[in-house]
Molecule: transfer RNA
Organism: Candidatus Heimdallarchaeota archaeon
RNA sequence: GGGAGUGUAGCGUAGCCCGGCAGCGCAACUGGCUCCAGACCAGUAGGUCGGGGGUUCAAAUCCCUCUGCUCCCA
Numbered sequence: 001g002g003g004a005g006u007g008u009a010g011c012g013u014a015g016c017c018c019g020g021c022a023g024c025g026c027a028a029c030u031g032g033c034u035c036c037a038g039a040c041c042a043g044u045a046g047g048u049c050g051g052g053g054g055u056u057c058a059a060a061u062c063c064c065u066c067u068g069c070u071c072c073c074a
Stems, first nucleotide, its partner, number of pairs: 001073007010026004020057001028044005050066005
């Protein structure tokens, strides 16, 4: 230099193809239970969906561009 994959909550991950309320598990926090803690049960909070722009009534999803990481080729 060329090509492919990937980036969503503290961690992991689904949703993307085919646009329509951002979910799940763990962790955290609160309450119950317990002498206390753990486990268990109930609940709560936590998201610029990598950045910017465009299309659209509406974008994690479609288009453009930039960028982090991984892999292949040279």